This is a predicted structure of a 364-nucleotide RNA (Bacterial RNase P class A) from a Candidatus Zixiibacteriota bacterium. Its mean pLDDT, the model's own confidence on a scale to 100, is 78. Taxonomically the source falls in Candidatus Zixiibacteriota (Bacteria, Pseudomonadati). It is recorded under the gene name rnpB. RNAcentral holds the sequence, with entries from ENA. It matches the Rfam family "Bacterial RNase P class A". By type it is a ribozyme. Its family is annotated with dimeric ribonuclease P complex, ribonuclease P activity and tRNA processing in the Gene Ontology.

[in-house]
RNA sequence: CGGGUGUGGCUGACGGUCGCGCACGGCACGUGCGGAAUGCGUGCCGGGUGAGGAAAGUCCGGACUCCGGAGGGCACGGUGCCGCGGAAACCGCGGGCGAUGCAAAUCGACGGAAAGUGCCACAGAGAGCAGACCGCCCCGCCCAGCGGGGUAAGGGUGAAAGGGUAGUGUAAGAGACUACCAGCGGCCCGCGAGAGCGGGCCGGCUCGGCAAACCCCACCGGGAGCAAGGCCAUGCAGGGCCAUGAGGCGGCCCGCCUCGACGGCCCGGGUAGGCCGCAGGAGCGCCGACGGCAACGUCGCGCCCAGAUGGAUGACCGUCCCCGCCCAGCGGGACAGAAUCCGGCUUAUGGUCACGGCCGGCCC
Repeated sequence: CGGGUGUGGCUGACGGUCGCGCACGGCACGUGCGGAAUGCGUGCCGGGUGAGGAAAGUCCGGACUCCGGAGGGCACGGUGCCGCGGAAACCGCGGGCGAUGCAAAUCGACGGAAAGUGCCACAGAGAGCAGACCGCCCCGCCCAGCGGGGUAAGGGUGAAAGGGUAGUGUAAGAGACUACCAGCGGCCCGCGAGAGCGGGCCGGCUCGGCAAACCCCACCGGGAGCAAGGCCAUGCAGGGCCAUGAGGCGGCCCGCCUCGACGGCCCGGGUAGGCCGCAGGAGCGCCGACGGCAACGUCGCGCCCAGAUGGAUGACCGUCCCCGCCCAGCGGGACAGAAUCCGGCUUAUGGUCACGGCCGGCCC
């Protein structure tokens, strides 16, 4: 210098004019009261504050709220190498193993296929208690060939054809047998916290793949959701069914408990307004110290950071920045917008900055 890779941050800057939401302060008016303060409502003024890294998908986990949480079984769903972190997680960090890459790195639902069932496209003779299409060997015959038998060594097909090499053996062959190697299973030793890694001995000669297919094993899991739920105001019309009933953690069963007409369920009728929940929290920080490889934790310091409900967060102008063009100028600046809140994941996305590794070339 070029290429590639990983991690983290920012999301145009400053000023002006106008407009909108929210809370606060001031003023004015209205309202309630016997009267006043406080209060409530409306308007104006003032300064303050006002979207995101994804606010999105609603995929996963929670906080919170309600269902009056005896218990057991089945079903259903989820997770699945090890250690750590975290409130938890289909989350993160580090490690192991496997795959890809020269490497930095990236990816992996990564328990079980010698329990059972199922599937394995196309091609191929044959795709799972293997299999004769060509070839090879033997035998027979009506002998340029045909038929029968043997053979998995050679060829061909395929993602995959039941270990590899050499030898013995044989009509030709074959783990049929032998040696070595690979792999599998068992036992032992060493290292490691563990997954696992390294080594030794023995064994049958070898066992295909797929479990985000059924299934088996281990562990985990109540349901509904802020239109949760609570309060105030306004308003209305009743009717039917149920002692063999109704309810109790919301799919089913067993079992237990409670209530049972001042009760329960269903249909019909009414209200469509307001307040709380609802913004100080598992909170935030390019802050500091300490511990840790890291995720993260502890302590200190600092900060208060949208809160609507026909739903605010916008528009224009000037200067600067970046990009493009036919360059005195003109045009453009991504993806996208809160709705109870929080932690993750995933998806969309133009640009910019910083840092850590790696590879190649050149120079000193």